[in-house]
RNA sequence: GGGCGGUUAGCUCAGAAGGAAGAGCAUACGCUUCACAUGCGUAAGGUCAGUGGUUCAAGUCCACUACCGCCCA
Repeated sequence: GGGCGGUUAGCUCAGAAGGAAGAGCAUACGCUUCACAUGCGUAAGGUCAGUGGUUCAAGUCCACUACCGCCCA
């Protein structure tokens, strides 16, 4: 330098064919216990890596950039 894949909640990851974002763990609170743990319930937490474009509408499609990984030179 070229090719491919990845970037979504604090962490690990879902989210074919565009219709407006979820799970598990963790955290906070409540119930249960003499207390802790376990269990159950509720809540908070995201401008979906960035910028631009297409579209009535983009996590999803297109272009460029950044970072990570693999391959080729």
Transfer RNA from a bacterium, 73 nucleotides, folded computationally. Rfam family: tRNA. Rfam links the family to the GO term triplet codon-amino acid adaptor activity.